The prediction has a mean pLDDT of 84. This is a predicted structure of a 711-nucleotide part of an RNA (large-subunit ribosomal RNA, domain II) from Acetatifactor muris. It matches the Rfam family "Bacterial large subunit ribosomal RNA". The full RNA is in RNAcentral, with records from SILVA. NCBI's taxonomy places the organism under Bacteria, Bacillota, Lachnospirales, Lachnospiraceae, Acetatifactor.
Context: one part of a larger RNA
RNA sequence: UCCGGCGAGUUGCGCGUGCCGGCAAGGUUAAGCGGAAGACCCGCGGAGCCGAAGGGAAACCGAGUCUGAAAAGGGCAAAGAGAAUCAGAUGAUUCUCAUUAGUCAGUACGCGCAGACCCGAAACCGGGUGAUCUACCCAUGUCCAGGAUGAAGCUGCCGUAAAAGGCAGUGGAGGUCCGAACGCACAUCCGUUGAAAAGGGUGGCGAUGAGGUGUGGGUAGGGGAGAAAUUCCAAUCGAACCCGGAGAUAGCUGGUUCUCCCCGAAAUAGCUUUAGGGCUAGCCCCAUAUUUGUCCUGCCGGAGGUAGAGCACUGGAUUUCCGCGGGGGCGUCAAAGCCUACCAAAGAAUACCAAACUCCGAAUGCCGGCCAGGAAGAGAGCGGGAGUCAGGCUGCACGAGAUAAGUUGGGCAGCCAAAAGGGAAAAAGCCCAGACCCGCGGCUAAGGCCCCAAAGUGCGUGUUAAGUGGAAAAGGAUGUGGGAUUCCGAAGACAGCCAGGAUGUUGGCUCAGAAGCAGCCAUACAUUAAAAGAGUGCGUAACAGCUCACUGGCCGAGGGGUGCCGCGCCGAAAAUGUCCGGGGCUGAAACACGCCGCCGAAGCCCGGGAAAGAGGGGUCGAAAGGCCGCCUCUUUGGUAGGGGAGCAUUGCCGGUUCGAAGAAGCCGUACCGAGAGGAGCGGUGGAGGGCCGGGAAGAGAGAAUGCCGGA
Numbered sequence: 001u002c003c004g005g006c007g008a009g010u011u012g013c014g015c016g017u018g019c020c021g022g023c024a025a026g027g028u029u030a031a032g033c034g035g036a037a038g039a040c041c042c043g044c045g046g047a048g049c050c051g052a053a054g055g056g057a058a059a060c061c062g063a064g065u066c067u068g069a070a071a072a073g074g075g076c077a078a079a080g081a082g083a084a085u086c087a088g089a090u091g092a093u094u095c096u097c098a099u100u101a102g103u104c105a106g107u108a109c110g111c112g113c114a115g116a117c118c119c120g121a122a123a124c125c126g127g128g129u130g131a132u133c134u135a136c137c138c139a140u141g142u143c144c145a146g147g148a149u150g151a152a153g154c155u156g157c158c159g160u161a162a163a164a165g166g167c168a169g170u171g172g173a174g175g176u177c178c179g180a181a182c183g184c185a186c187a188u189c190c191g192u193u194g195a196a197a198a199g200g201g202u203g204g205c206g207a208u209g210a211g212g213u214g215u216g217g218g219u220a221g222g223g224g225a226g227a228a229a230u231u232c233c234a235a236u237c238g239a240a241c242c243c244g245g246a247g248a249u250a251g252c253u254g255g256u257u258c259u260c261c262c263c264g265a266a267a268u269a270g271c272u273u274u275a276g277g278g279c280u281a282g283c284c285c286c287a288u289a290u291u292u293g294u295c296c297u298g299c300c301g302g303a304g305g306u307a308g309a310g311c312a313c314u315g316g317a318u319u320u321c322c323g324c325g326g327g328g329g330c331g332u333c334a335a336a337g338c339c340u341a342c343c344a345a346a347g348a349a350u351a352c353c354a355a356a357c358u359c360c361g362a363a364u365g366c367c368g369g370c371c372a373g374g375a376a377g378a379g380a381g382c383g384g385g386a387g388u389c390a391g392g393c394u395g396c397a398c399g400a401g402a403u404a405a406g407u408u409g410g411g412c413a414g415c416c417a418a419a420a421g422g423g424a425a426a427a428a429g430c431c432c433a434g435a436c437c438c439g440c441g442g443c444u445a446a447g448g449c450c451c452c453a454a455a456g457u458g459c460g461u462g463u464u465a466a467g468u469g470g471a472a473a474a475g476g477a478u479g480u481g482g483g484a485u486u487c488c489g490a491a492g493a494c495a496g497c498c499a500g501g502a503u504g505u506u507g508g509c510u511c512a513g514a515a516g517c518a519g520c521c522a523u524a525c526a527u528u529a530a531a532a533g534a535g536u537g538c539g540u541a542a543c544a545g546c547u548c549a550c551u552g553g554c555c556g557a558g559g560g561g562u563g564c565c566g567c568g569c570c571g572a573a574a575a576u577g578u579c580c581g582g583g584g585c586u587g588a589a590a591c592a593c594g595c596c597g598c599c600g601a602a603g604c605c606c607g608g609g610a611a612a613g614a615g616g617g618g619u620c621g622a623a624a625g626g627c628c629g630c631c632u633c634u635u636u637g638g639u640a641g642g643g644g645a646g647c648a649u650u651g652c653c654g655g656u657u658c659g660a661a662g663a664a665g666c667c668g669u670a671c672c673g674a675g676a677g678g679a680g681c682g683g684u685g686g687a688g689g690g691c692c693g694g695g696a697a698g699a700g701a702g703a704a705u706g707c708c709g710g711a
Base pairs, nucleotide, nucleotide: 001711002710003709004708005707006706011114012113013112014111015110016109017108018107019106021104022103023102026050027049028048032044033043034042035041054061055060064076065075066074067073080097081096082095083094084093085092086091117255118254120252124245125244126243127242128241129240135219136218137217138216139215140214141213142212143211144209146178147177148176149174153170154169155168156167157166158165182206183205184204186203187202188201189200190199221237223233224232225231258646259645260644261643262642263641268281269280270279271278272277282388283387284385285384286383288381291379292378294375295374296373297372298371299369300368301367302366308360309358310357314354315353316352319349320348321347325343326342327340328339329338330337391416392415393414394413395412396411398409399408400407421432422431423430436609437608438607439606441605442604443603447599448598449597450583451582452581456596458595459594460593461592462591463590469585475570476569479567480566481565482564484562485561486560487559488558496554497553498552499551500550502527503526504525507521508520509519533548537546538545610636611635612634613633614632615631616630617628618627619626620625647700649697650696652694653693654692655691656690657689658688665684666683667682668681669680671678672677
């Protein structure tokens, strides 16, 4: 990993609701007893319980009662509806019809109490078992090759008054030294599914000591022991192990087994020691009935302060004028007063800004009304069953953030969630479109039509030269197309070429110099002229020189500027492979506009089929109602979840059948059923099965790091 088997909403009691049945103003027995007996069962038993009346704390009263002073009001309760007549403020009479329903079982679902769908703790408590491991202690034994050092003391000699002291010898002390056994475990290598659940190799440390070790004994679980590390107490230790309480508890994780049909959510609000859990509401399902309104569009009537706009208020911000007040200067100190290229309230004019500004003010949306049209058929009441309380993305208008985030918060809408199909190369949330089943039928949507790859190498007119298309900004540019405007031009423009470009004068000033050209002043100075600046640039130390403006000639038809629009260019550096899915594409297979055709989905249509609902029809029936593809119309995506109908398995009861001329089981198989499933036949097998009706469950396996077995 696979295969087989086992493996999870059960049972009892209580309560509620529905259904089904008995009896009914009643219903029902419990314990117990009797009978019967294989069992089911039959009878007795009325204690008790529920109901038939309520109100009150109660006494108590009672279709009423309580409160209360109250015959008032109010609370709770009660047996209804209609008509007529009379009275005339809401009452009386009569008539007609109706009449208050419970209870006991069964069953389905839900809730409560129980382990309560199954598996799963870490832990807690009780009673026991452990010191043959290990820690410490007690008792009693035992072990430590060899070598080294040479304390005290003692002896002798020297020495001293005697001592002290010195020297030599002797002696043999020490948690002394070196180093085996023995013990330890500091370094490193190996080992790491090991040779070993702690070892091996090479080194290391202690080795007469707080030493090692044998045997026997002691201390026990919140306890022991501890040269102290939460260390050890039998490979287990922040509280050992075994059994029990025990199916502890688990708002947590995982798992929860056959089929088909109908409907179909939520990820919100309030509260919560609440936030990944609950409760109630919201949203879903089912049932019910003398229920009637629901949604959309149109029409009519309303409320409103958003978008926009505005500045009338509240504030902000700007310019000009005016200027309260202030600053500064003058005024002999002070003051009056005067001046002011300073600041500036209020005011005036002009132009602005605002979620918490509004003199104004939409579109949508919202509320109400009525009729009409339309609709998926809907809404509300009452009762029963849920699930949901982590939402996500996209678009739009906003807050937070950085006018960041696949960010965060709420609002409106869509989709996903719970939605398959087609498109977007691939891609929950984008675009198109909502899959009952079948068809080698048709039409379309989004998107496409050169090849991969279904359909146009389609038509017309332009644009692009950048592979732009097929990624990006501020900004930059005689790219290119279109249209607008303006100036110059046959009295000859623009470009080019030839020639002129002068004089007063080196203008004045300044300066070492300043002569068109450092700088300052003047520059609509003048003269000669076709024209020529008191000078456009280069240049010189300053001049000189070159050039421009300006003019003439040659030439002969357009030229210059400004702004707008379309498409393109630069700006443009990143890590596996190049920003079209690829090939490849340039009068296009790119872009713009227009046109015709086609392809294209589970959409729509056509044909056939199934189921459900509604309407009609038929049939049974006195009716209520039941039944029937007979017809028509509509519907049938679906997670949590609700409802309905079925299949299969194993006992049991009743009935009916099969089987040695071969039961079950197993193997094979082209049959039947919408499915779960069910047959037939053949083989194998060798003795028990099937079907119909009913009733009961140890009643369906792929998942639980499931359990056991096997490969």